[in-house]
Context: one part of a larger RNA
RNA sequence: GAAUUAACGCUGGCAGAGUGCAUAACACAUGCAAGUCGAGCGGUUCUUAGCAGCGUAUCGCUGAGAAUAGCGGCAGACGAGUGAGUAACACGUAAGCAACCUGCCCCCGAAAGGCGAAUAACGUACCGAAAGGUAUGCUAAUGCGCCGUAUAAUCCCCUGAGGGCAUCCUCGGGGGAUGAGAGGCCCGCAAGGGCCGUUCGGGGUGGGGCUUGCGGCCCAUCAGCUAGUUGGUGAGGUAACGGCCCACCAAGGCUAUGACGGGUACCCGGCCUGAAAGGGCGAACGGGCACGAAGGCACUGAGACACGGGCCUUACUCCUACGGGAGGCAGCAGUGGGGAAUUUUGGACAAUGGGGGAAACCCUGAUCCAGCAACUCUGCGUGAGGGACGAAGUUCUUCGGAAUGUAAACCUCUUUUGCCGGGGAAGAAUACCCGCAAGGGUUUGACGGUACUCGGCGAAUAAGCCACGGCUAACUACGUGCCAGCAGCCGCGGUAAGACAUAGGUGGCAAGCGUUAUUC
Repeated sequence: GAAUUAACGCUGGCAGAGUGCAUAACACAUGCAAGUCGAGCGGUUCUUAGCAGCGUAUCGCUGAGAAUAGCGGCAGACGAGUGAGUAACACGUAAGCAACCUGCCCCCGAAAGGCGAAUAACGUACCGAAAGGUAUGCUAAUGCGCCGUAUAAUCCCCUGAGGGCAUCCUCGGGGGAUGAGAGGCCCGCAAGGGCCGUUCGGGGUGGGGCUUGCGGCCCAUCAGCUAGUUGGUGAGGUAACGGCCCACCAAGGCUAUGACGGGUACCCGGCCUGAAAGGGCGAACGGGCACGAAGGCACUGAGACACGGGCCUUACUCCUACGGGAGGCAGCAGUGGGGAAUUUUGGACAAUGGGGGAAACCCUGAUCCAGCAACUCUGCGUGAGGGACGAAGUUCUUCGGAAUGUAAACCUCUUUUGCCGGGGAAGAAUACCCGCAAGGGUUUGACGGUACUCGGCGAAUAAGCCACGGCUAACUACGUGCCAGCAGCCGCGGUAAGACAUAGGUGGCAAGCGUUAUUC
């Protein structure tokens, strides 16, 4: 000098863009943050139209509409947070898988025949303070099961051809075995058709899993480490290779090119600095990983060993009728605590994106906005021109004067900003309806009456901080008297202190200026 997720002191007008618990991965009151589908299903409730009874009653039947606790489907593995752990194929980069998986989506081929048993809701009875549960009876499905069929698929046997990378891979023929399916809505008198789904198979996109080369911290005052350890055979397990697991067999494997141990640390794109080389860092934004009170476990599922799912153990908190239960903000706000220190218990789904749905639409603390903070960067303003040998005040003085100083007053002008009044966005594309299409119609804005713009008023609403001995730009007076104090280094202060304190003046920067901390 540059830089910072900064803090502290003094001061503080505006706008735009960004950023904002670095400490206790400490504990959390409250609200919200993941739902949706009635066009999968049976009920139930409400509204309403028609009909019947004639008993005039909120009764029965049929239809329409609305709502939805339950069963079922998809989503809850994304999005959001944090960096505790991790020195590791965790990450980065480059390869490999002839050892693999893949819901939704796209393309292609084929198919949906028949039957059955349950169960929640609901009814009845009961237990419990609650959380919740038990027995029994009934019922549905795109829930569950069985039979049949199947081009293709998988496996086994026989066989032919081609290829490669060791295990092998691909294509063809014959035989055998295994193995599916679900309906709903709309149009139609029907036949039939359309849309959304369902099943099997092949391919794709995107995503994931596994393996390997190389790369990136400190300590040798850590020198030896290792028993599933290293390899083999067999079996199990997995989507898949593998000591991944197990039985048996062998005795191996790693290491000064630093094993093992200890310390520290998420990694990268990047960021800061520097002429570069290098050094430091890993906030915000983007990618990957890991974690979800601590430890462990599996279930479901295409995908989890699952932040707002489950089970067990532990610590903590809460409820309790003492028998037993409930909970997990490292989601958004917010509270206590810790700390030098870090914000609102705000608005909206209008846009972008995500989930569900045929759609309307619903949900979305993702997101978009607003609020707070000079925390950072950028821009603007606090007026402009004229105005005296030069007011007053103040300071200094050799008492003559000098300085503040064109500074002020005063005159002329302007109105950024401010206040008042008028107008007032872009961000909106979709979606929906009509139509064969072209096209037409209708509708949607949180921010926000904001930005912007027009008019009016009036210099009006707006300057501080640090320094002035040398380094280093800027000097005098008074006070103090090795005191009080200053100080980054050298050093100042003991009676004329340019170094302390105050005042005037001056220098520097400026809505900031200094200090402290840290990096280069």